RNA sequence: AGGGGUAUAGUUCAAUGGCAGAGCAGCGGUCUCCAAAACCGCAAAUGGGAGUUCGAAUCUCUCUACCCCUG
Numbered sequence: 001a002g003g004g005g006u007a008u009a010g011u012u013c014a015a016u017g018g019c020a021g022a023g024c025a026g027c028g029g030u031c032u033c034c035a036a037a038a039c040c041g042c043a044a045a046u047g048g049g050a051g052u053u054c055g056a057a058u059c060u061c062u063c064u065a066c067c068c069c070u071g
Base pairs, nucleotide, nucleotide: 001070002069003068004067005066006065007064010024011023012022013021018054026042027041028040029039030038047063048062049061050060051059
């Protein structure tokens, strides 16, 4: 320099173009003498910017970060 891949909650991962979910973690509650476990509930995210579309996490372009390949 060229090519390819990945980016979603604190973390690990899902999600046919049509309501963004789950596990663990966190918070609250039930239970308990107290705690743990268990159960119930709550909060929490689509890397940034444009475009296409009635509708974008998903398709297109660009930027950023990381990983791989070629030289």
Molecule: transfer RNA
Organism: Cuneatibacter caecimuris